[in-house]
RNA sequence: UCCUCCGUAGUCUAGUGGUCAUGAUAUUCGGCUUUCACCCGAACGACCGGGGUUCGAAUCCCCGCGGAGGAACCA
Numbered sequence: 001u002c003c004u005c006c007g008u009a010g011u012c013u014a015g016u017g018g019u020c021a022u023g024a025u026a027u028u029c030g031g032c033u034u035u036c037a038c039c040c041g042a043a044c045g046a047c048c049g050g051g052g053u054u055c056g057a058a059u060c061c062c063c064g065c066g067g068a069g070g071a072a073c074c075a
Stems, first nucleotide, its partner, number of pairs: 001071007010025003018055001027043005048064005
């Protein structure tokens, strides 16, 4: 420098154009329990940035940023 893939709550993750954005875990509250743990219920919390296409974009396209892998260079 080039190519490919990826970027969604604190962490992991589903979501091939239209849902109140999915689930797990963590955290908080309540219940259960003599207590703790387990278990049950609830709450909190997210689409990397910018632009484009479209009636409508987390989703498609372009640029950038970050991560992983590969290639090239290393006279």
Predicted 3D model of a 75-nucleotide RNA (transfer RNA) from Rhodopirellula sp. The organism belongs to Rhodopirellula, within Bacteria. It matches the Rfam family "tRNA". Rfam's curators write: Transfer RNA (tRNA) molecules are approximately 80 nucleotides in length. Rfam links the family to the GO term triplet codon-amino acid adaptor activity. The prediction has a mean pLDDT of 82.